[in-house]
Predicted 3D model of a 414-nucleotide RNA (Bacterial RNase P class A) from uncultured Nocardioides sp. The sequence is in RNAcentral, with records from MGnify. Model confidence (mean pLDDT): 76 of 100. The organism belongs to Nocardioides, within Bacteria.

RNA sequence: GGUUGGUCGGGCGGCCGCGGCACCUGGCAGGUAUGAGCUGGUAUGACCAGGUGUCGAGGAAGGUCCGGGCUCCGAAGGGCAGGGCGGUGGGCAACACCCACCCGGGGCAACCCGCGGGACAGUGCCACAGAGAACAGACCGCCUGAGGGCCAUCGUCGGUCGCGCUCGUCGUGACCGGCGGCGGUGCAGGUAAGGGUGAAACGGUGGUGCAAGAGACCACCAGCGAUCCGGGUGACCGGAUCGGCUCGGUAAACCCCGCCCGGAGCAAGGUCGAACAGCGCACGCUCGAGGGCUGCCCGCCCGAGUGCGCGGGUGGACCGCACGAGGUCGUCGGCAACGGCGGCCCGAGAUGGAUGGUCGCCGAACGGUGCGUCGCAAGACGCCCGGGAACAGAACCCGGCCUACAGACCAACC
Numbered sequence: 001g002g003u004u005g006g007u008c009g010g011g012c013g014g015c016c017g018c019g020g021c022a023c024c025u026g027g028c029a030g031g032u033a034u035g036a037g038c039u040g041g042u043a044u045g046a047c048c049a050g051g052u053g054u055c056g057a058g059g060a061a062g063g064u065c066c067g068g069g070c071u072c073c074g075a076a077g078g079g080c081a082g083g084g085c086g087g088u089g090g091g092c093a094a095c096a097c098c099c100a101c102c103c104g105g106g107g108c109a110a111c112c113c114g115c116g117g118g119a120c121a122g123u124g125c126c127a128c129a130g131a132g133a134a135c136a137g138a139c140c141g142c143c144u145g146a147g148g149g150c151c152a153u154c155g156u157c158g159g160u161c162g163c164g165c166u167c168g169u170c171g172u173g174a175c176c177g178g179c180g181g182c183g184g185u186g187c188a189g190g191u192a193a194g195g196g197u198g199a200a201a202c203g204g205u206g207g208u209g210c211a212a213g214a215g216a217c218c219a220c221c222a223g224c225g226a227u228c229c230g231g232g233u234g235a236c237c238g239g240a241u242c243g244g245c246u247c248g249g250u251a252a253a254c255c256c257c258g259c260c261c262g263g264a265g266c267a268a269g270g271u272c273g274a275a276c277a278g279c280g281c282a283c284g285c286u287c288g289a290g291g292g293c294u295g296c297c298c299g300c301c302c303g304a305g306u307g308c309g310c311g312g313g314u315g316g317a318c319c320g321c322a323c324g325a326g327g328u329c330g331u332c333g334g335c336a337a338c339g340g341c342g343g344c345c346c347g348a349g350a351u352g353g354a355u356g357g358u359c360g361c362c363g364a365a366c367g368g369u370g371c372g373u374c375g376c377a378a379g380a381c382g383c384c385c386g387g388g389a390a391c392a393g394a395a396c397c398c399g400g401c402c403u404a405c406a407g408a409c410c411a412a413c414c
Stems, first nucleotide, its partner, number of pairs: 001414008010362007018056010031044004058391001062402002065400005070265004082261005087101005102116001103114004117256002122254002124250003139195002141191005149185003153181012165168001203221006222246001224243008269319004278310006290302004326345008366386003370383005
């Protein structure tokens, strides 16, 4: 300088406040018990108020993405549809999680990354660029062909015209035509070596070969397939021989193969249950039920409904609901995840939803144009001043994953 894993994630105190539980004190309707002729009384006491004690968020409580427990509904069995998973071997209640290993990629290394079955079962797609993108392709380049076209040029033969002279079967120039050569263009074809395009162009290097070329052929290498040998539980690894010489990518495209999956969710679900309807029974309507005054009786007043039961499960209350695949320490087995055994511990439970506010002291990060030491410098360290704590909050419970997070500390390795 880096890699990996783990722990913590403000502290102490005062005052005030909130929720759960236990206890104490006080209040009181109904109920229950005692008692009884009926009451009063006494005890208990849901609930309310006050007090005391004790406990009171997280590593992610978050997203609600997977897997389970639990509850209700459904379900003989099988299949279709739909969804999920996918190297191998283990772990686990289970998983898309964890551990170890394999393969591929990155890094000097510690280590990291991988939505890791199948692309010779079939279908589809491969933008832009490029001639051509999958039983490929001829744009440039290279090569071949003609007895045919056009253009240019050279040679030769003939013709016409001009010029020159030594006047010739002469010389020379221009034009036209025939033949021949070389070249260009166009045409017909060959060629995948080379150029160029692209993420990707149908193996690489060297040679033989050819008109030019090409796995067309040869040697070596890489890759694929078949057979066999050795190692490993396995994924896979190492090796030998042979073969045609080479068969692109994409399955988070359809699809194929193997394995797995019933639905809804604590507003699950259960218990108790006012009130108002409704139904039944009893008593009563001046021969008066019942009510008020009253401890009771008597008495006075009011007086047409009253009392009991059934019922559905609303408002509401309670359970579910805090002991669980729990935490921690030791030991044994295992590389590890994890498992066995033994000891110890109990750690929130709201339902308009508690877990907070304030003050004092201390304080990490951070800031400073401050001071000092060291240093060439960048800067480091110490002191001083300021500063003041990240992400975020349970709601049936667990195991994971993912996401957010100021910073502090520890260990191992390169």